A computed fold for a 369-nucleotide RNA from a Betaproteobacteria bacterium, annotated as Bacterial RNase P class A. The sequence was found by an Rfam model in a public genome assembly. Rfam family: Bacterial RNase P class A. Rfam describes the family as follows. Ribonuclease P (RNase P) is a ubiquitous endoribonuclease, found in archaea, bacteria and eukarya as well as chloroplasts and mitochondria.
[in-house]
């Protein structure tokens, strides 16, 4: 320098105007006002796995149900991450090899050498592995083949199913393969999720208890054996409550009133200082862990974290001017673009989605020195 591979950062900047959500402090009765300081990510995503934490359940053991699977590490914990071993894979590079009246050397269709195409093989970096057992027992073996799992069939051969050999197929005459079928050994695992749970709590109804009221006379119908009861009326008597506070009138016409109790709405916690985060050192191939030293970095509660407008910076384009033989490269001007997405208790993985931009590291072969 070519080819194949494989990691890692980023994901605009910086002013201005207007706004959004929380925090603090001032000032207000209070609604609120001002300062003053914060306010998305590498996937916040999907909810796949694993733990933190809350609440139910729980002497122990087993059973079932689920899940893991070289070998060793790491860690709160995992299926996730490291390290190693095995398998299988993997290149236009290496090796074989066919083919090629073609190219070159050559007297020559010999032979050598280059190339081009094709197969093959072992393999680099890399990548992939559902990598315990098939002598407990069950069940499966497609196509081909007589025959496919248990011994039979065929052809020779023996004293003898004795003994050899039988196209096919991954496996054939036998102590076969398959566990990404069933199983079996080995280890784990209670269940439900912040709408989890704890407080404090209104109006209405609706439960409990006390206090006071729900009344008297009578005609009339009607029903009943009968006490009696029911519906229309008349005549009196009326508690609370209404007329703006009090009396007094007056209206009112059977329920008022207090008081405990659960629940809702609402409000409060849990809510973000945490298996944190960023540097140095140091233990280790790593993953990881560990000492210093510094930092506080959304906490909403149906979702707030924007918008415009200038400047730079990126990117492709477009005509213009320099410079060059070109290919380009530089210089100013114009309009243009610029991903995926987005917090909802909180980690640690894993999977998915990502426009542009930048940095590495492996293996092979070529060429120089």
């Nucleotide at each position: 320098g070519a080819a194949g591979c494989u990691g890692g950062u980023u994901g605009g900047a910086c002013a201005g105007u207007c706004g959004c959500c929380g925090g603090u402090u001032a000032c207000g009765c209070a609604a609120g006002u001002a300062a003053u300081g914060g306010g998305a990510g590498g996937a916040a995503g999907g909810u796949c796995c694993g733990g933190g934490c809350u609440c139910c359940a729980c002497a122990g053991a087993g059973c079932a149900g689920g899940g893991u699977a070289g070998c060793g590490g790491c860690u709160a914990a995992c299926g996730a991450c490291c390290g190693c071993c095995c398998g299988c894979u993997g290149a236009a590079a290496c090796g074989g090899u066919g083919u090629g009246a073609g190219g070159g050397c050559g007297a020559g269709a010999a032979g050598c050498c280059a190339c081009a195409c094709g197969c093959c093989u072992a393999u680099a970096a890399g990548g992939c592995g559902a990598g315990g057992a098939c002598u407990a027992g069950g069940g499966c073996c497609a196509c081909a083949g007589a025959g496919a799992c248990g011994a039979g069939c065929g052809u020779a051969u023996u004293u003898a199913g004795u003994u050899a050999c039988g196209g096919u197929g991954a496996a054939a005459c036998g102590c076969g393969g398959c566990a990404a079928c069933c199983u079996c050994u080995a280890c784990c695992c209670g269940g439900a999720g912040c709408a989890a749970u704890a407080c404090c709590a209104a109006a209405u109804a609706g439960g409990c208890a006390c206090a006071c009221g729900c009344c008297g006379c009578u005609a009339g119908c009607g029903g009943g054996c009968a006490a009696c009861c029911g519906c229309u009326g008349g005549c009196g008597a009326g508690a609370a409550g209404g007329c703006g506070g009090c009396u007094c009138g007056u209206u009112g016409g059977a329920g008022u009133g207090u008081g405990c109790g659960g629940g809702u709405a609402g409000g409060u916690a849990g809510c973000u200082u945490g298996a944190g985060c960023c540097g140095u050192g140091c233990a280790g191939c790593a993953a990881u862990g560990u000492a210093c030293g510094g930092c506080c970095u959304a906490g909403a509660g149906g979702a707030a974290u924007g918008a415009c407008u200038g400047u730079c910076a990126c990117g492709a384009g477009a005509a213009g001017c320099g410079g060059g033989a070109a290919a380009c490269c530089g210089c100013a001007u114009c309009a243009c673009g610029a991903a995926c997405a987005g917090a909802a208790c909180c980690c640690g993985g894993c999977c998915u989605a990502u426009a542009g931009a930048c940095c590495g590291g492996c293996u092979u072969c070529a060429u120089c020195a």